RNA sequence: CCGAGAAAAGCAAACCAGGAGAAAUCCCGGGACGCAAAGCUACGGGUCUACUGCCCAUUAUUGGGUAAUGACAGCCGGGCCACCGA
Repeated sequence: CCGAGAAAAGCAAACCAGGAGAAAUCCCGGGACGCAAAGCUACGGGUCUACUGCCCAUUAUUGGGUAAUGACAGCCGGGCCACCGA
């Protein structure tokens, strides 16, 4: 570097219950769709969200737009580290 009709070990989507949060999303238990890095890292791209700020309308509280500082590593790439082995 590679990944087997090998062995051992591991992770855990949807969904459900409980919790945190404005939301995205996360935590915990159950549960397995899948995963050879589905381990870690928001560095590049991408995606999601908008409490709040700004702008516009409304006109007295609501609607629309926009912006991460909030997220996603099970979207792609980069970086770091790692089990087993024909």